[in-house]
RNA sequence: AAUCGAAAAGGUAAACCGGUUCAAAAACCGGGACACAAAGCUACGGGUCUAAGUCCCUUGUACUGGGAUACGACAGCCGGGCUGCCGAAA
Repeated sequence: AAUCGAAAAGGUAAACCGGUUCAAAAACCGGGACACAAAGCUACGGGUCUAAGUCCCUUGUACUGGGAUACGACAGCCGGGCUGCCGAAA
């Protein structure tokens, strides 16, 4: 130093509840802790969620209903990339 993950200090915060924003997914704030050694950052590959808009079907051409779609979202789904605290054992 790399792999690695004992200890200690410190960190993050799932579900759920309240509030705000959004068409939604979801995000943010407060409470709360299931967990996490990258649960820090990054949508590059795969995946998942949503469907306002757009397109198609329906149609009384107006609603309504159905289908497709990410340019929206998830880094706490799996890989990749970038960065990083501590130092037992091996």